This is a predicted structure of a 350-nucleotide part of an RNA (small-subunit ribosomal RNA, central domain) from an uncultured prokaryote.
Its mean pLDDT, the model's own confidence on a scale to 100, is 90.
Context: one part of a larger RNA
This record gives sequence, structure tokens and C1' cells, in this order.
RNA sequence: CUGGGCGUAAAGCGUGCGUAGGCGGCGGGGUAAGUCAGAUGUGAAAUCUCCGGGCUCAACCUGGAAACUGCAUCCGAUACUGCCUUGCUUGAGUAGUGGAGGGGCAUCUGGAAUUCACGGUGUAGCAGUGAAAUGCGUAGAUAUCGUGAGGAACACUAGUGGCGAAGGCGAGAUGCUGGACACUUACUGACGCUGAGGCACGAAGGCCAGGGUAGCGAAAGGGAUUAGAUACCCCUGUAGUCCUGGCAGUAAACGGUGCGCGCUUGGUGUGGGAGGAUUCGACCCCUUCCGUGCCGGAGCUAACGCGUUAAACGCGCCGCCUGGGGAGUACGGCCGCAAGGCUAAAACUC
Repeated sequence: CUGGGCGUAAAGCGUGCGUAGGCGGCGGGGUAAGUCAGAUGUGAAAUCUCCGGGCUCAACCUGGAAACUGCAUCCGAUACUGCCUUGCUUGAGUAGUGGAGGGGCAUCUGGAAUUCACGGUGUAGCAGUGAAAUGCGUAGAUAUCGUGAGGAACACUAGUGGCGAAGGCGAGAUGCUGGACACUUACUGACGCUGAGGCACGAAGGCCAGGGUAGCGAAAGGGAUUAGAUACCCCUGUAGUCCUGGCAGUAAACGGUGCGCGCUUGGUGUGGGAGGAUUCGACCCCUUCCGUGCCGGAGCUAACGCGUUAAACGCGCCGCCUGGGGAGUACGGCCGCAAGGCUAAAACUC
């Protein structure tokens, strides 16, 4: 180097953009580098293989042949690959038209509820639990009405529904902005796919600086429970949760399923669009494209199950796995303010 794998047995990087590299549509012409054929030279001897010979045999020694799968040069072949050139439109992209969407960012606005403050009514309880107690309340609580303050989250609609690369996104309005989709088939003419490094994004929790703090609530305090109770339950409650700027970079970051393309029976929902038929117009119905579910055929699978959204059949590229523990640890390096992250062993042991 060669093998077999990666939904659940070990194994898909959290996600994207993209550098190098790898791979790459249809046709014409050229070239002849790869590729193929022939020739010549060379490929020391020994060794190996085959056929003989010599030591009584063998090992061993020895003769001959073959081989040395290679390299160089020359002359050819031109299907495929490469390179050069020319053309094409199906891949890819652009343009035009159009509708859908919690996609992103910023600003503004709103109502319900909790809490608090003030005022009114009103009186002895309230709160809490399995039961209690701590706690709150005659300095007037709870309840109830009114006014006000402030922060956070947006009930119903809401859906195996939508959008986003993933994380994720849900009150309303406005502005800015990304992507996808359908139709037209006008334009470019292979401009493509993947992607080691790299760069960017990345829930919650955490960190730094400044603000904010209604509710909730690690830590902490108290009350219970208990043999104990550093818990589960209860009363308080600080960080935090929120905003701005910066850092961190992890996750059961999951479809436990990398991305792209092609191809392979169906049925039935649902979201978005286009066309047709019908109609006064629509709905229903039919066709088609994109998305999202369920069921299931062939096939696949150890089974479970997957099954045109593949885990089927193929191709391209990347990542990863190679018995359990030790261990995602030590050491070293890089990154970080720290917490820690990334990379990543061995002894020993079963």
C1' cells in the first nucleotide's frame, strides 16, 4: 500500500462559507504527456524457478535455460484520461414576473398577568403542606375597587403547519436585509461537486465591563421530614435569568443517519406555487414542481427497521472507526481573563 465498516454494535466534524487538492456534461479539430503495441540497448555476478550434472542421498556445489515484472531510445496506435483550440445547452448561474413564511437586524407601540407604591372599602386572619412550622398580619394583612411605577414574557390563533445552514425563530407596526419556491425560457456557456488547512456562525450555563431587576431562582439562611437529610417539601433569597459591548465554543449541538448528483413499483394527508377541466366566479376534481408527514413494494438490514425525504442501486469528495477499562485522562503544544477548550498517549489490567 491493500480490507471491512460508521441509524441503534467502535465510528458522520454542531453548522456553513471556502483555499489547496481530488473528481467533473454533450460534439468537432489538434497534440501524443498518461495508456497500448512493436523494435533496439540495458537490466553485473550470486540468489529465486525449470531441465541436467557432481559429492553413496540430502543440505551443499555446479552447467544450461528462463526470469530480472524495470529504465532509456526509436517507430507506431489514438478509444479513454490529460493538455491546446473551437462549438453546444441539458449541469450551474443571470434576468423578468409573482405569491408564501415565528428567516435576520433596528426602532416604535400594545394588552393580559405577577409584584410593588399610594388612596378607598373592610376585619382577623393570610400564606403554606401529607400534616405542619418558619414567614406575613390589629403599625390593619389576605380579599376588593381606583390610580400609578417597573421588568420580563407574549395566552388563544397553533397544526406529525411555516422559516432558517445549524444553533434557533411565535403580540402588533414600520424601516433595512438574507434565502428558498413557482412561472417565462430571454441571457451567459461547464462558469460545476466536494472540501485537508483556514474563516465565520454557534442553545443553555459560564466569564469581563456598564446598565437593569417584576417574576423565577443555583449559592446561602430558616422551617419541616428523617436514625441522619449538606436532599426531595415549605418560607425567604444572592448571583443569574433581561439589555449593550466583549470573551468563551461546549451539548442526547439527534434524524444518534456528512454533502452533491443520477436512477428505481405505489397509496394517503398536509404547506407553497403553476397549468387544465368545469363554473357567472370560486370550491371540489385532474396534471405538474418544491417542501413536510404517515403507510407500504422491490431491494437492503444481525434484527429492529429503512423504503423516491433510502438505511435500495451507483458515482464523486470529505470526516471518522479498528476490543473493554485506564481516558477524552497525563504530558507537550495551541487557544482562553478564568472556568476550561482543542489535539492526544502509555504503563498497568480484563
The full RNA is in RNAcentral, with records from ENA.